[in-house]
Molecule: SAM riboswitch aptamer (S box leader)
Organism: Acidimicrobiaceae bacterium
RNA sequence: AAGCCAUCCAGAGCGGACGAGGCACAUGGGCCCCUGACUCCGCCGCAACCGACCCACGAGGGCACGGUGCGAACGCCAUGUUCGAUGGAGG
Numbered sequence: 001a002a003g004c005c006a007u008c009c010a011g012a013g014c015g016g017a018c019g020a021g022g023c024a025c026a027u028g029g030g031c032c033c034c035u036g037a038c039u040c041c042g043c044c045g046c047a048a049c050c051g052a053c054c055c056a057c058g059a060g061g062g063c064a065c066g067g068u069g070c071g072a073a074c075g076c077c078a079u080g081u082u083c084g085a086u087g088g089a090g091g
Stems, first nucleotide, its partner, number of pairs: 004088005013043005021032003025080005044071003049067003053062003075083001
């Protein structure tokens, strides 16, 4: 990497840098964006997948210290695809 398991209609922004596109792919819609989107950095926050700690002993609960992730719209909507993203074990 491929594959496997789980989740994806909840939630959470400010500053700086950059400068024209962005919302995974295709088609059809629609939306965001020079009143600066996307991306990156800092801090802040959300959440609770894994670890730690605590309480239970039940496939449970608490916490938010560590590792991730996330902070427009139902994974934006429909259709198609062994599709996409995230976590975990394994590898």